[in-house]
RNA sequence: GCUUAAAUAGCUCAGUGGCAGAGCAUUGGACUGAAAAUCCAAGGGUCGUUGGUUCAAUCCCAGCUUUAAGCA
Numbered sequence: 001g002c003u004u005a006a007a008u009a010g011c012u013c014a015g016u017g018g019c020a021g022a023g024c025a026u027u028g029g030a031c032u033g034a035a036a037a038u039c040c041a042a043g044g045g046u047c048g049u050u051g052g053u054u055c056a057a058u059c060c061c062a063g064c065u066u067u068a069a070g071c072a
Base pairs, nucleotide, nucleotide: 001071002070003069004068005067006066007065010024011023012022013021018055026042027041028040029039030038048064049063050062051061052060
């Protein structure tokens, strides 16, 4: 340099057009003599970024940024 893939909660990931979710973690409560485990609840997101398409975009298209793999 070329090709391909990825970017969503603190972490690991789902969601592929119609109100953004799970597990772990965090906080509070229940339970316990006290903890752990278990159960219940809560908080936490401009979905990398800038445009385009659409009545409507995390999702489709293009550019940019970053990361990973392959080729030279």
Molecule: transfer RNA
Organism: Corymbia citriodora subsp. variegata